Annotation:
Model confidence (mean pLDDT): 82 of 100. The part of an RNA shown here (large-subunit ribosomal RNA, domain II) has 706 nucleotides and comes from an uncultured bacterium. The full RNA is in RNAcentral, with records from ENA. Its Rfam family is "Bacterial large subunit ribosomal RNA".
[in-house]
Context: one part of a larger RNA
RNA sequence: GCCUGAGAGUUAGUGAUAUGUGGCGAGGUUAACCCGUGUGGGGAAGCCGUAGCGAAAGCGAGUCUGAAUAGGGCGAUUCAGUCGCAUGUCCUAGACCCGAAGCGAAGUGAUCUAUCCAUGGUCAGGUUGAAGCGCCGGUAAGACGGCGUGGAGGACCGAACCCACUUCAGUUGAAAAUGGAGGGGAUGAACUGUGGAUCGGGGUGAGAGGCCAAUCAAACUUCGUGAUAGCUGGUUCUCUCCGAAAUGCAUUUAGGUGCAGCGUCGCGUGUUUCUUACUGGAGGUAGAGCUACUGGAUAGCCGAUGGGCCCUACAAGGUUACUGACGUUAGCCAAACUCCGAAUGCCAGUAAGUUAGAGCGCGGCAGUGAGUCUACGGGGGAUAAGCUUCGUGGACAAAAGGGAAACAACCCAGACUACCAAUUAAGGUCCCAAAGCGUGUGCUAAGCGGAAAAGGAUGUGAAGUUGCAUAGACAACCAGGAGGUUGGCUUAGAAGCAGCCACCCUUGAAAGAGUGCGUAAUAGCUCACUGGUCAAGUGACUUUGCGCCGACAAGGUAACGGGGCCCAAGCACACCACCGAAAUUGUAGAAUUGACACCAUUGCCUGCCGUAAGGCCAGGCGUGUUGAUUGGUAGGAGAGCGUCGUGUGGCGAGCGAAGCGGCGGAGGAAUCCAGCCGUGGAUGCCACACGAGUGAGAAUUCAGGC
Repeated sequence: GCCUGAGAGUUAGUGAUAUGUGGCGAGGUUAACCCGUGUGGGGAAGCCGUAGCGAAAGCGAGUCUGAAUAGGGCGAUUCAGUCGCAUGUCCUAGACCCGAAGCGAAGUGAUCUAUCCAUGGUCAGGUUGAAGCGCCGGUAAGACGGCGUGGAGGACCGAACCCACUUCAGUUGAAAAUGGAGGGGAUGAACUGUGGAUCGGGGUGAGAGGCCAAUCAAACUUCGUGAUAGCUGGUUCUCUCCGAAAUGCAUUUAGGUGCAGCGUCGCGUGUUUCUUACUGGAGGUAGAGCUACUGGAUAGCCGAUGGGCCCUACAAGGUUACUGACGUUAGCCAAACUCCGAAUGCCAGUAAGUUAGAGCGCGGCAGUGAGUCUACGGGGGAUAAGCUUCGUGGACAAAAGGGAAACAACCCAGACUACCAAUUAAGGUCCCAAAGCGUGUGCUAAGCGGAAAAGGAUGUGAAGUUGCAUAGACAACCAGGAGGUUGGCUUAGAAGCAGCCACCCUUGAAAGAGUGCGUAAUAGCUCACUGGUCAAGUGACUUUGCGCCGACAAGGUAACGGGGCCCAAGCACACCACCGAAAUUGUAGAAUUGACACCAUUGCCUGCCGUAAGGCCAGGCGUGUUGAUUGGUAGGAGAGCGUCGUGUGGCGAGCGAAGCGGCGGAGGAAUCCAGCCGUGGAUGCCACACGAGUGAGAAUUCAGGC
């Protein structure tokens, strides 16, 4: 891992509450217990109801407050309870199941290991050569020196023994700490045998929170104990109807909970809901505006006041590149500005429409209280974020189908079932790949389409404004482009052309006191301007369509999904066809639900009237017609299938029960089965009612097998 089996909302309470149902009913009912074995008979204590109000005494259809006969609060002015049973939920208990780390108590452990005690044992071989002693030298005597002897040391080298520093291997190991090669100590605070001592908030510790039996920041075992777990995981058959929330307030609260909101079921009310139209309202947003306020803010005019300068004994006066109020002209800005002011939305009334699983009230049962993206309106941020926080919609969540290559949240569209039928939506129609290499008119040359800005450019199309032009334009070529004059100043020089000033006159077809190059300064070349040749358009600008550059990243193109596409298979406009979904339609069927009808021979149940026979109305089941509806997580409600057993009735079985295997069939599902065959060898099935140890795929589930 697989297979088989086991595996989770139970039980108790004369607890609570709601619904259903039954008994009795202004009453209902017993409990312990007794007699005793009959689902028997007793047992009235107690409980609930029939009356409330008050803290209470208490009073009582009233009472409390109050001085009150006031006012006000809670009640009454009538009618339903109570006891069983079943189901839903809650409470108290382990309370759906599994799961801690831990806490406490009582015990068991020092055969591992820590330290200590008692008594034993072990340390190859080699080296060094302390003290002391002897002799000699030395001295006044010494000190001291030398040579021997001697054999000290937490001395040296190195096996056994002890340790564990490095590295390699091993790491589902040969081994739950090892192996290989090296390493350290090796007469000592050495190592070691045997016996003994100290223990759980305690021991022991040359101290690492180390060790105390592969366990230690408090051992192990059993018990309290099913500790607790606002946490994680799991929770077993089917179908039908409806169907959420991720919000507000509060919280030692933020991943929990309470109340409200939103769901469902029942009862009541019955159009009160919703949509559209019309009518009537409130409002200060978007926009806009501001000599309409409050503020901000640009430029001009005016120029008070103040300052400077001149004048001045004082007073006055003059003046100004200063300051710049008020005013004025023009143009602006504002969430906390408004003289104004929408669209939507909101409130109310009237009308119409409508199965709206509309509204509202009361009650049973919930879940939710982590939301996400997108569009629009805002705040925060950087008018960043697949960012964050609000509001109003949508989708996802809880929604499948088609499109967007792939793609919860985008576009289309909401799947009851079947069909080898049809029509469309979004999106598409050259091939992959269903359908047009469709029609018409243009554009694009960039593979633009098929990524991007400021900015740049005789790309090209369209519309327009304007200059020159057969009295000859634009371009090209030929020719002229002069004189006063080298204008004046400056300067070493300045002659059109360093710089400053001025910028005239003449001749002329035209020619600047000079556009650029050039020279030391001249010179020289050239331009403006003019004539000629030629012969028809040529410049400037504005708006706009489509393009170009700007354009740089990492294992292969790689920025149309690919092939491929150029009067497109690209772009714009217009048109006609077609394809395309679980949408819509068609045919057949199922369920739920609304409306209507039905019983004349007609079925069943409940209620009402009635002694009865029976009657009639009302409702439900049923049947028919005709509409509508039927995605679904959490969750609510309903109806069923199956397993084990009990009771009653019925039916099988050694002429072969159950179980197992095979063939075949039925039903809307869980499931079920006639018949036959094989195996098996003794019990089984159906109907109704009742009772549960009642359904397995998940829990790092448990046991066994493979």